[in-house]
Context: one part of a larger RNA
Parts: sequence; C1' cells; structure tokens
RNA sequence: GAUGAACGCUGGCGGCGUGCCUAACACAUGCAAGUCGAACGAAGCACUGAGAAACUGAGAUUCGUCAAGGUUUUUCUUUGACUUAGUGGCGGACGGGUGAGUAAUGCGUGAGCAACCUGCCUUUCAGAGGGGGACAACAGUUGGAAACGACUGCUAAUACCGCAUGAUAUAUUCGAAUGGCAUCAUUUGAAUAUCAAAGAUUUUAUCGCUGAAAGAUGGGCUCGCGUCUGAUUAGUUAGUUGGUGAGGUAACGGCUCACCAAGACUGCGAUCAGUAGCCGGACUGAGAGGUUGAACGGCCACAUUGGGACUGAGAUACGGCCCAGACUCCUACGGGAGGCAGCAGUGGGGAAUCUUGGGCAAUGGGCGAAAGCCUGACCCAGCAACGCCGCGUGAAGGAAGAAGAUCUUCGGAUUGUAAACUUCUUUUAUCAGGGACGAAGAGAGUGACGGUACCUGAUGAAUAAGCCACGGCUAACUACGUGCCAGCAGCCGCGGUAAUACGUAGGUGGCAAGCGUUAUCC
Repeated sequence: GAUGAACGCUGGCGGCGUGCCUAACACAUGCAAGUCGAACGAAGCACUGAGAAACUGAGAUUCGUCAAGGUUUUUCUUUGACUUAGUGGCGGACGGGUGAGUAAUGCGUGAGCAACCUGCCUUUCAGAGGGGGACAACAGUUGGAAACGACUGCUAAUACCGCAUGAUAUAUUCGAAUGGCAUCAUUUGAAUAUCAAAGAUUUUAUCGCUGAAAGAUGGGCUCGCGUCUGAUUAGUUAGUUGGUGAGGUAACGGCUCACCAAGACUGCGAUCAGUAGCCGGACUGAGAGGUUGAACGGCCACAUUGGGACUGAGAUACGGCCCAGACUCCUACGGGAGGCAGCAGUGGGGAAUCUUGGGCAAUGGGCGAAAGCCUGACCCAGCAACGCCGCGUGAAGGAAGAAGAUCUUCGGAUUGUAAACUUCUUUUAUCAGGGACGAAGAGAGUGACGGUACCUGAUGAAUAAGCCACGGCUAACUACGUGCCAGCAGCCGCGGUAAUACGUAGGUGGCAAGCGUUAUCC
C1' cells in the first nucleotide's frame, strides 16, 4: 500500500459498487419455462337465425275457442381478436448457479482439418402429384388408499406410412483436364441404382413445407509451445506401442474387435503422491519479479452419490427418463413421492456475509402472423460504514483574557477567541408548492423506480464527533495513585516509593464518520 474481511469503541447524509471465503451440509414454503386456437379434432361459454314443448297472455270472440308478445326448457344452425384438458409444432442444450472433481479428455496462445457437423437466420435454384391405416382426446366397463393405470369402441391433423416425380445429392462403373500435402483434391462428360414434401389464414398477399448449393453463426477433432510441489516416489505400461482387416462415429483415430509384431514412456523427471478449476485480469513493486483468480468477461467441469441410454440440429440433459445407493416424506403396508451448487428464505457450521420485496417501464431471451403471454435473466427498491468518492456537524467579530478544571515557585500559568455575547448564513434537517430524462418511426398511448432526482419558498445554529496515541523508533508532557504488585509491550524494554513507559485526570499530537486491533499478500 491492499482486502469479498472480522473484532472493539463510536456513528449525520448522499452517490456508485460489494455482500456464505466455512458444510459440493440438509432443506419447510412460494416463485424461477413456457408458448402457439393462423396445425388438429373435441368440450364449454356467449351471440345470430329457425323449429318444438310447457307456463303465461295485450287483445279478439259465434263463448266452443283463436291469439301478437313474454318467461323457462330443448333441438338444429351462424358467428366469435372468447376459454382450454388432449394430439401436434417450436423452446425446455439458452439464460441463471457452483468450483466438488480435473496437473491434462482442461486452460492460454499459435496453427491445421485434402478427416467433420450446424435447428432458427440470409442468398440462390428446383419442387409441393395422388393415396392409406392408426392413436390420444371422448364414451363405456374396470383395478388402486394414492401415485397411476387396464380393456372395448369412435375420431382429426402441419402426427404417422406407402406410391409417383426427381438432381448440381449419395453409391458404383467408364473417361478427360488442372493442381497439390502422402492418403489425394478440384473441374468436367456419360451410364445405372436409391431417396422428398403440408398445409394455414385477415382471401389475395403472407406465413409455412420438400430437395439442393452457398454464406453466416455455433460447435467437433488434431498438432506445436507454455501451465504448482515432492526423488524421504526410479522405474512404468498388455489395448499397453505399432501394423493388417473389420466394425463404429458427423468425422480422424486402439475409439472397439480379430489376427500379427514387441514395442511405447522415462534422469530434459516417466510412474506415484500431495495441492489446485484455467485465463483476460487484480494487488504490490521504479522495474524485474512476487502474490492472487471475489465482483465483470472468455473457456472448462458439475447439478443428492454412481452408472446408463433415449429424444433431438445440438444433451455433463440443474427445475427430462431408467437402474442402483444414502437420506427425507406419504401410505389403507400392497406401494408411491422428492432433489435450492436458480431467486428469496430456514436449520446447521462459523470470527463472518442481506429481503420469503416491486416490475416486465427499459435491455435481452422463448413462443406467436400479430395482439400478446412467460421471463427471481434483467431493471429497481430494502438491509449492512463492507469498500471508494463527496458533503456536513456552522461563519465573522469577540479580553472582563469570565466561571470551572488542571498545574503552581502561590506571584501566576494553561485550557483560550475557546465559551458567553453581537452580526450573519441555511449546505444538511423538517414542512409546503412545482416536478422530470430514462419512452421509442409523423402523432397518440405505454414508467416498477417515484411524487424519486431536481427546482422554488418557509423555519431555525437549529438535527449531527469520535477513536487512537503521547520513553525511543514516532508527531505529541505534567500531576496524582500504585510500589517487580496491579499492569504495559510491535522491537528495545518499563514497574522493587519522586514511573513523561502501569491506572486516572488535565493538557497535547494524529486521523476523522470513522478510529484502532487481528489475519493475509506485496
């Protein structure tokens, strides 16, 4: 000098930041991922029109009845910026958290892929013909305490499946040219084989669908160099090292398998053990360097522990699935449910770390044609002197050098222009009035923060100072008490009767809403 700090004493305000470093310990409760009715059938609600039945009934009447209209129930039908359990699509692989593991399947940096993939987005080319069978929902029956099922029957689609068409796609065969980096790559000609599609609606323009080529973005893989400590760890390794073939992958590869060979790493430190997420950066230092990796940004890994695959363009799948373990909860004892290292919050651990807040107004994300819905991302507010910065606690005058206190050589000295007193000011505080920017295409509308910031006025010095030190290092001294006691102390060292070193008081010095101590780094 610095800190994600803690402790002691003290504490006025504002702005901007920061806030479980310990138990990757266990978690009550709420919220954190939905959306689309312009993909689909269905149900419900409201509405338009028509019909039927019952009740009532202005009025008419030949007294037998006839009747406009109204109420209720019901059937069909029209429409809807209506609602949505289910099918279907997209998104739940982003965003958010944590640092357990990992000393290299990581990270940083520089290259390579002639060995690769890429939903949504952009550009271009070509297409979208004609069919089929189901399963939810629903209805019925039924099992179970529940969670959740089972059977029968009906039905739609942008759900599912054949057929047709089809190349600049893929595979095979036969050629040509050019180039390189070894396998080869690129361009080009011909033949054969294989493979596609879906519609919706504001009703005439959009949004979708299929195949192909390119781009962009995001990823995958490979290589060089760098990346802590220990030799009181010296040898390690059998898929091990290489080859051939096959399988597998988006792709190369012992990635996996069969066979063959006996290799591969190592004193330039293998293996083993310990510790640790890495970096941009941060702190310190004149620099070289040392230390560190909170917050913000990039990468990686993980999601109760271990294992596994499915779906998908993409999965370590936090708020998906299956199995096993530990733990917790429900149970009718047969069986089930759960996963805060998301935001708040609770218990526990600890020297120690916040509200079970407001809003989607802005920025961004998901879905949707849109309106919009969702968003504990985010924007804000709350708590904490935890940090940095700024402001204030008054200003000028004022000697009877008041009183008090302390010291005293008893004369006085100091506190001290300090106070009182006089004249001012109003930052701050309180009250009152006004009142934003952030909100945007020409206009209108839309603000959680927030009646906040800010402006104006009023009141009145009014609401606001402590902490540590004073022997030397080190700025700042006297008195009393104590008497090697009580105590102090970073080092040297003080204290045994005149202690500037202990305790108290007065005075002084330093810093100041802080001051001191402790811990750690330079």

Predicted 3D model of a 522-nucleotide part of an RNA (small-subunit ribosomal RNA, 5' domain) from an uncultured Lachnospiraceae bacterium. Its Rfam family is "Bacterial small subunit ribosomal RNA". Gene Ontology terms of the family: structural constituent of ribosome and ribosome. Its mean pLDDT, the model's own confidence on a scale to 100, is 81. The RNAcentral record of the full RNA draws on ENA and Greengenes.